Source information:
Two RNAs folded together computationally: RNase P RNA and transfer RNA, 425 nucleotides in total. Rfam match: Bacterial RNase P class A. The family's RNA type in Rfam is ribozyme. The prediction has a mean pLDDT of 83.
RNA sequence: CGAGCCGGUCGGACAGCCGCUCGCCGCAGGGCGGGAGGAAAGUCCGGGCUCCACAGGGCAGGGUGCCAGGUAACGCCUGGGGGGCGCGAGCCCACGGAAAGUGCCACAGAGAGCAGACCGCCGAUGGCCGCAUGGCGGCACAGGCAAGGGUGAAAGGGUGCGGUAAGAGCGCACCGCGCGGGUGGCAACACACCGCGGCACGGCAAACCCCACCCGGAGCAAGACCAAAUAGGGGAACCAGGGUGUGGCCCGCACCGUUCCCGGGUAGGUCGCUAGAGGCGCAUGGCGACAUGCGUCCCAGAGGAAUGGCUGUCCUCGACAGAACCCGGCUUACAGACCGGCUCAUGCA
RNA sequence: GCCGACAUAGCACAAUUGGUAGUGCAACUGAUUUGUAAUCAGUAGGUUGGGGGUUCAAGUCCCUCUGUCGGCACCA
Numbered sequence: 001c002g003a004g005c006c007g008g009u010c011g012g013a014c015a016g017c018c019g020c021u022c023g024c025c026g027c028a029g030g031g032c033g034g035g036a037g038g039a040a041a042g043u044c045c046g047g048g049c050u051c052c053a054c055a056g057g058g059c060a061g062g063g064u065g066c067c068a069g070g071u072a073a074c075g076c077c078u079g080g081g082g083g084g085c086g087c088g089a090g091c092c093c094a095c096g097g098a099a100a101g102u103g104c105c106a107c108a109g110a111g112a113g114c115a116g117a118c119c120g121c122c123g124a125u126g127g128c129c130g131c132a133u134g135g136c137g138g139c140a141c142a143g144g145c146a147a148g149g150g151u152g153a154a155a156g157g158g159u160g161c162g163g164u165a166a167g168a169g170c171g172c173a174c175c176g177c178g179c180g181g182g183u184g185g186c187a188a189c190a191c192a193c194c195g196c197g198g199c200a201c202g203g204c205a206a207a208c209c210c211c212a213c214c215c216g217g218a219g220c221a222a223g224a225c226c227a228a229a230u231a232g233g234g235g236a237a238c239c240a241g242g243g244u245g246u247g248g249c250c251c252g253c254a255c256c257g258u259u260c261c262c263g264g265g266u267a268g269g270u271c272g273c274u275a276g277a278g279g280c281g282c283a284u285g286g287c288g289a290c291a292u293g294c295g296u297c298c299c300a301g302a303g304g305a306a307u308g309g310c311u312g313u314c315c316u317c318g319a320c321a322g323a324a325c326c327c328g329g330c331u332u333a334c335a336g337a338c339c340g341g342c343u344c345a346u347g348c349a
Numbered sequence: 350g351c352c353g354a355c356a357u358a359g360c361a362c363a364a365u366u367g368g369u370a371g372u373g374c375a376a377c378u379g380a381u382u383u384g385u386a387a388u389c390a391g392u393a394g395g396u397u398g399g400g401g402g403u404u405c406a407a408g409u410c411c412c413u414c415u416g417u418c419g420g421c422a423c424c425a
Base pairs, nucleotide, nucleotide: 001347002344003343004342005341006340007339008338009337010336012314013313014312015311016310017309018308020035021034022033023032024031025030037320041331042330044329045328046327047326048325049219050218051217052216056251057250058249059248061215062214063213064212065211066080067079068078069077070076081095082093083092084091085090096210097209101208102207103204104203105202118149119148120145121144122143125142126141127139128138129137130136131135157175158174159173160172161171162170176199177197178196179195180194181193182191183190184189223271224270225269226268233262234261235260236259237258238257242256243255244254245253264424265423266422278297279296280295281294282293283292284291285290315318350421351420352419353418354417355416356415359374360373361372362371368405376392377391378390379389380388398414399413400412401411402410
């Protein structure tokens, strides 16, 4: 230098003027201070908070799925194991169970699940035929085989040697596989450690299911308070072995007229509403995710809903996009710029 | 803002435990008719909203993105 991998940061800057919104101060004119994001997004998970029992039991239902740890919790993160890809740095994986059971495997194919013989190989033995007859040759009839071909996504270990009429784990060696033990590891798992078994075990669980673990429901339009207005009218359900209490059923618990529909009224204010599992820095422990301690900072809170406009200078001419109860993740979108580590590489200059 | 449902031919809808996507109307061609409609015979038309995964195989199962539709406050 080229190609590439991983992690992180920023995502127009500065100044002036005029606005918008929230808070504080001031009698007031006004002044001072704060004012979008890494995703504020999708609403896919998890939690806080609020109400219904301080959320209780069973069934049903849903979710997760190698192991260990982190965490408020998670389907997230970290480290490790196994598998796959890459020369490599590294990247990817819904990765429990198919010898508990049920089901499915279309078409093609002989045979698709404790299978099967279409082509093929053989025909030693038995049968038939011939001859130069203690034998040899032929036929491919009985029958044998599963090596090779063919079908298929998938056809009941692989390679080699022996063996045979031809073959075949039929026998043996190596590899693979299964079971039991040993050793190492918390564990997943690993082992060129030992023994046994010629192999008995096809795939699908993002099919039902089994196993282990987790999950009560609803959501800030939750919920609480104040005020205003109206026809406390009509209908339906059930009536104390009943009804209601926010997903389905049963039990339990609480309350006793409650719920639903039609019709009617109000669409005002206050709280919830932002100081938090918070940001930054340092130290300590840990491989790490993270935890603990100390210091420091306060950083949007609206309710038609605020962050914009103009001018000047400069540059690489500026992407995706905008809070609405809050937080931790995941996923998706994103012009470009910068920083650090590493690989190819004993490369080329 | 929160919650839920759906997307298949031009339109309205099907598709059973995954097995290679159909029905009706519409369209086109021909027949019939003096001509049209109706009728009869036939034909074409599908990235199953986009992408990815599981599987031998996906409209169907799983994930993700896009779009459309519906519901919600308080009082008596």